[in-house]
RNA sequence: GCCGCGAUAGCUCAAUGGUAGAGCAGUUGACUCUUAAUCAAUUGGUUGUAGGUUCAAGUCCUACUCGCGGCA
Repeated sequence: GCCGCGAUAGCUCAAUGGUAGAGCAGUUGACUCUUAAUCAAUUGGUUGUAGGUUCAAGUCCUACUCGCGGCA
C1' cells in the first nucleotide's frame, strides 16, 4: 500500500429498510433478625465520525477514524 471482518446501554451481545432489545451490572421494593441468595418493578442509547439514497437507515452506498486478521 491492497483486501476482508468488526465498532449498538457501564460490560458481553442481538436486531428482515418500518416502535433499538436481551443477559449481566445499577436503582427501588418484597422476603430475611442482618447480609447474601431469590422474586418483582425500573433507570440507562447522538447505533465510531461525516455525508448520500429513501416516505422511512443500526441495516443500503461513499469517505474517514479505531481494532483484529490476511496479502505484498
Molecule: transfer RNA
Organism: Verrucomicrobium sp. GAS474